[in-house]
């Protein structure tokens, strides 16, 4: 240097081109209890940057950037 594959909340994962992008976990605060654990509510946070197509992109196509597989 070639070719493939990947990038969503802190973090582990969902989401057929189409209702406000979900869920567990995490964290804050409240009930509960002597106190803590547990368990229950309520918050709280995300599409890796740019362009294109499209009525409508996390999701298609290009380009870039990060990451990892294999060739050399």
């Nucleotide at each position: 240097g070639g070719u493939c594959c990947c990038g969503u909340a802190g973090u582990u994962c969902a989401a057929u081109g189409g209702a406000u992008a979900g869920a567990a976990u995490g964290u804050g605060a409240g009930a509960u209890u002597c106190c803590g654990g547990u368990u229950c509510u309520c918050a709280u946070g995300a599409u890796c940057c740019g362009a294109g197509u499209u009525c409508g992109a996390a999701u298609c196509u290009c380009g870039g950037c990060g990451g990892g597989a294999u060739c050399a």
Predicted 3D model of a 72-nucleotide RNA (transfer RNA) from a Bacteroidota bacterium.
Its Rfam family is "tRNA". It is annotated as a transfer RNA. Rfam's curators write: Transfer RNA (tRNA) molecules are approximately 80 nucleotides in length.
NCBI's taxonomy places the organism under Bacteria, Pseudomonadati, Bacteroidota.